[in-house]
RNA sequence: GCCCGGGUGGCUCAGUGGUAGAGCGACUUCUUGGUAAGAAGUAGGUCGCGAGUCCGAUUCUCGCCCCGGGCU
Numbered sequence: 001g002c003c004c005g006g007g008u009g010g011c012u013c014a015g016u017g018g019u020a021g022a023g024c025g026a027c028u029u030c031u032u033g034g035u036a037a038g039a040a041g042u043a044g045g046u047c048g049c050g051a052g053u054c055c056g057a058u059u060c061u062c063g064c065c066c067c068g069g070g071c072u
Base pairs, nucleotide, nucleotide: 001071002070003069004068005067006066007065010024011023012022013021018055026042027041028040029039030038048064049063050062051061052060
């Protein structure tokens, strides 16, 4: 340099055009003599950045950045 995959709450990942979810974690409450476990609830993400298409983009297109792999 070229090719492929990926970037989404603190972490691991879903979500292939119509107002973004799960598990774990955090916090609050209940339960307990007290922890743990369990139950209920709450908060937390301008979806890597910018532009384009579209009535509408996390999703499609282009450029750039970052991570991983392959080729030379």

RNAcentral holds the sequence, with entries from MGnify.
This is a predicted structure of a 72-nucleotide RNA (transfer RNA) from a soil metagenome.
It matches the Rfam family "tRNA". Rfam classes the family as a transfer RNA. Gene Ontology term of the family: triplet codon-amino acid adaptor activity.
Model confidence (mean pLDDT): 83 of 100.